RNA sequence: CCCUUAUCAAGAGUGGCGGAGGGAACGGCCCGAUGAAGCCACGGCAACCUGCCCCAACGGGGGCAAGGUGCCAAUUCCGGCGGAAACGCAAGAUGAGGA
Repeated sequence: CCCUUAUCAAGAGUGGCGGAGGGAACGGCCCGAUGAAGCCACGGCAACCUGCCCCAACGGGGGCAAGGUGCCAAUUCCGGCGGAAACGCAAGAUGAGGA
């Protein structure tokens, strides 16, 4: 980088270093010197994988949060295509598995 699959309307920040950018891309609209990105420390959210516990036991359901990821402005910030709508598709993000 590519493929498969699940989820994406909820949730969760302080400090230090750092210095102007950031919110995927494009357009918009926002955030930013009352300090962006990035890095570090500590904290938190969530519960995808591992682990542990309970129920059920044929597929399963519930819980804990120790380990592996992830995440902690705005619906995935809004927007694309099909559809009257419900919803589906595309793009993106994250997990798990695979080539």

The RNA shown here (SAM riboswitch aptamer (S box leader)) has 99 nucleotides. The model forms 90% of the base pairs in the Rfam consensus.